[in-house]
RNA sequence: CCUCGAUAAGGGUAAACCGGCCGCGAGGCCGGGGCGCAAAGCCAUGGGCCUGGUGUCGGUUCGUCCGGCGCGAAGGUCGCCUGGUUGCCGAA
Repeated sequence: CCUCGAUAAGGGUAAACCGGCCGCGAGGCCGGGGCGCAAAGCCAUGGGCCUGGUGUCGGUUCGUCCGGCGCGAAGGUCGCCUGGUUGCCGAA
RNA backbone atom coordinates (compact mmCIF):
# COMPACT_ATOMS: atom_id res chain seq x y z
C1' C A 1 0.00 0.00 0.00
C1' C A 2 -3.89 -3.66 -1.34
C1' U A 3 -7.42 -7.03 0.45
C1' C A 4 -10.14 -7.32 4.79
C1' G A 5 -13.15 -5.70 9.12
C1' A A 6 -12.53 -6.43 16.47
C1' U A 7 -17.62 -6.97 21.68
C1' A A 8 -10.70 -1.98 19.74
C1' A A 9 -10.23 3.79 20.26
C1' G A 10 -12.11 8.54 19.02
C1' G A 11 -15.90 10.12 16.33
C1' G A 12 -19.92 10.04 12.41
C1' U A 13 -24.73 8.95 10.48
C1' A A 14 -29.90 8.14 11.82
C1' A A 15 -35.07 3.42 10.39
C1' A A 16 -39.92 3.13 12.47
C1' C A 17 -42.67 6.60 15.14
C1' C A 18 -44.02 11.93 16.86
C1' G A 19 -44.25 17.49 15.84
C1' G A 20 -43.58 21.61 12.18
C1' C A 21 -42.94 23.20 7.03
C1' C A 22 -42.85 22.07 1.52
C1' G A 23 -44.91 18.84 -2.53
C1' C A 24 -50.98 16.46 -6.34
C1' G A 25 -48.10 12.32 -4.84
C1' A A 26 -43.91 9.03 -4.16
C1' G A 27 -41.10 11.88 -1.02
C1' G A 28 -37.95 16.04 0.95
C1' C A 29 -36.15 19.61 4.89
C1' C A 30 -35.91 20.96 10.31
C1' G A 31 -36.50 19.25 15.58
C1' G A 32 -37.27 14.93 18.80
C1' G A 33 -36.19 9.67 18.52
C1' G A 34 -32.62 5.40 17.56
C1' C A 35 -33.70 0.36 14.26
C1' G A 36 -29.51 -0.14 12.05
C1' C A 37 -24.95 1.25 9.13
C1' A A 38 -17.41 0.74 7.76
C1' A A 39 -18.98 4.17 3.12
C1' A A 40 -26.26 4.22 5.51
C1' G A 41 -20.31 9.98 2.39
C1' C A 42 -21.27 12.00 -2.67
C1' C A 43 -23.14 11.02 -8.03
C1' A A 44 -30.03 8.69 -10.41
C1' U A 45 -25.43 5.91 -15.46
C1' G A 46 -27.90 0.58 -15.68
C1' G A 47 -31.59 -2.62 -13.27
C1' G A 48 -35.52 -2.81 -9.34
C1' C A 49 -39.38 -0.52 -6.56
C1' C A 50 -42.63 3.68 -5.88
C1' U A 51 -45.42 8.34 -7.54
C1' G A 52 -47.77 11.33 -11.18
C1' G A 53 -49.21 11.88 -16.34
C1' U A 54 -50.73 9.33 -20.63
C1' G A 55 -52.25 5.18 -24.30
C1' U A 56 -54.92 0.76 -24.41
C1' C A 57 -57.87 -3.32 -22.50
C1' G A 58 -61.19 -4.80 -18.78
C1' G A 59 -64.23 -3.97 -14.45
C1' U A 60 -67.67 -0.68 -12.35
C1' U A 61 -71.15 1.06 -7.05
C1' C A 62 -70.87 5.49 -13.10
C1' G A 63 -66.87 8.88 -9.92
C1' U A 64 -62.25 13.68 -10.05
C1' C A 65 -63.60 5.36 -9.43
C1' C A 66 -60.70 0.47 -9.58
C1' G A 67 -57.44 -3.09 -11.94
C1' G A 68 -54.05 -5.47 -15.98
C1' C A 69 -50.48 -4.35 -19.79
C1' G A 70 -47.46 -0.55 -22.15
C1' C A 71 -45.04 4.64 -22.97
C1' G A 72 -41.59 9.45 -21.57
C1' A A 73 -36.22 14.72 -23.34
C1' A A 74 -41.83 13.38 -16.06
C1' G A 75 -40.44 12.68 -10.93
C1' G A 76 -38.84 10.01 -6.09
C1' U A 77 -35.60 6.47 -3.69
C1' C A 78 -27.95 5.81 -3.27
C1' G A 79 -31.03 3.09 4.29
C1' C A 80 -32.86 -2.00 -2.82
C1' C A 81 -28.78 -3.80 -6.06
C1' U A 82 -24.89 -2.58 -9.52
C1' G A 83 -21.35 1.03 -11.24
C1' G A 84 -18.26 5.58 -10.53
C1' U A 85 -15.68 8.68 -7.03
C1' U A 86 -13.65 10.51 -2.25
C1' G A 87 -12.50 9.18 2.74
C1' C A 88 -11.45 7.87 9.24
C1' C A 89 -9.26 3.83 12.27
C1' G A 90 -6.01 -0.82 12.26
C1' A A 91 -6.82 -6.26 15.85
C1' A A 92 -6.79 -10.93 13.16
Description:
c-di-GMP-I riboswitch aptamer from a Planctomycetota bacterium, 92 nucleotides, folded computationally. Taxonomically the source falls in Planctomycetota (Bacteria, Pseudomonadati). Its Rfam family is "c-di-GMP-I riboswitch aptamer". Gene Ontology term of the family: cyclic-di-GMP binding. Of the family's consensus pairs, 84% are formed in the model. Its mean pLDDT, the model's own confidence on a scale to 100, is 83.